Predicted 3D model of a 350-nucleotide part of an RNA (small-subunit ribosomal RNA, central domain) from a metagenome. Model confidence (mean pLDDT): 88 of 100. Rfam family: Bacterial small subunit ribosomal RNA. The family is grouped with related families in Rfam's "SSU clan". The RNAcentral record of the full RNA draws on SILVA.
Context: one part of a larger RNA
């Protein structure tokens, strides 16, 4: 380059916005780049092909035709495709009307627990294990009351639910703000999808300053175990774990499964709206949109299994695979305060 592929064999970027491209609803007029036809000039010779011929045959060599699938000019077509003009509304957006949410920030607020202070009752054992110890306690703990202090996390509600691009969000309240959803048909009229770079956003650990520190708890100590035990089990305990700026930029960041459209049999569950039909009214009952689930038909898979949330049927774009091993390593280069993190080899091996 070309094929063939990326749920679990190697292979979907962690995730968004969004630049260039790249592809893109319906209808008319034009234009004729791309597209199709005719014609002309070229497309050197050799070669290759076909057919005659020449060396006794081939090889080799000659002859004649085809071809050279290109290019260029010119005349023509207008379906498509691309330019330009007008237009449409069903994509997309928007108006208006409702609505469900642990989407995000900030600030105050609660109550249960735990822990440590003071105090009051009380007295010798708490505490921990398979069983001990090590630790705490007669300088009175453990247990119980009753008051005070901190941090940190929100039992029940809770759900096969919710909500968010992704990571991820769960006590109550107020403030601000983001997104969906439905129904409406108000307006704009293709204003769309995708997205190489680029930005931004990204669990937990791990940095750097500043506070904070109740439980918990790497390193660390010590008791047990054991042959050993640099674990598992127990008693402490420092960084962390929390908050407030800045940084890392990873992950089994998973649905191990990019996005976007459309089509393709149903069933039954939930959550969020809308409609009928009945009705005094809820509810039940039936349609429908949206979103989560389980079970299944065709089709599909190497099978498991997917199966209107598709891994089916297709179009459009990205991103990634190409045998293991060596390797996510080495050099280079960027970024990072560092850890390292992005790109990413090859020798040599099977």
């Nucleotide at each position: 380059c070309u094929g063939g592929g990326c749920g679990u064999a190697a292979a979907g970027g962690g995730a968004g916005c969004g630049u260039a491209g790249g592809c893109g609803g319906g209808a008319u007029c034009g234009u004729g780049g791309g597209u199709c036809g005719g014609c002309c000039g070229u497309g050197a010779a050799a070669u290759c092909c076909a057919c005659c011929g020449g060396c006794u045959c081939a090889a080799c060599c000659g002859g004649u035709g085809a071809a050279c699938u290109g290019c260029g000019g010119u005349c023509g077509a207008a379906a498509c495709u691309a330019c330009g003009a007008u237009u449409c509304u069903u994509g997309a957006g928007u108006u208006c009307g409702g609505u469900a949410g642990a989407g995000g920030a900030a600030u105050g607020c609660g109550g249960a627990a735990u822990u440590c202070c003071u105090g009051g009752u009380g007295u010798a054992g708490c505490g921990g294990u398979g069983g001990a110890a090590u630790g705490c306690g007669u300088a009175g703990a453990u247990a119980u009351c009753a008051g005070g202090a901190a941090g940190a996390a929100c039992a029940c509600c809770g759900g096969u639910a919710g909500c968010g691009a992704a990571g991820g969000c769960g006590g109550c309240a107020u403030u601000c703000u983001g997104g969906g959803c439905c129904g409406u048909a108000u307006c704009u009229g293709a204003c769309g999808c995708u997205g190489a770079g680029g930005c931004u956003c990204g669990a937990a650990a791990g940095c750097c300053g500043g506070g904070g520190g109740a439980g918990c708890g790497a390193a660390c100590a010590g008791g047990a175990u054991u042959a050993g035990a640099u674990a598992c089990c127990c008693u402490g305990g420092u960084a962390g774990u929390c908050c407030c700026g800045g940084c890392c930029g990873u992950g089994a960041a998973c649905g191990a499964u990019g996005g976007g459209u459309a089509c393709u049999a149903g069933g039954u569950g939930u959550a969020g709206g809308g409609g009928g039909u009945a009705c005094u009214g809820a509810c039940c009952c039936c349609c429908u949109c949206u979103g989560u689930g389980c079970c299944g038909c065709a089709g599909u898979u190497a099978a498991c299994g997917c199966a209107u949330u598709a891994a089916g049927u297709a179009c459009c774009c990205c991103g990634c695979c190409u045998g293991g091993g060596g390797a996510g390593u080495a050099c280079g280069c960027g970024c990072g305060c560092a850890a390292g993190c992005g790109u990413g080899a090859a020798a040599c091996u099977c």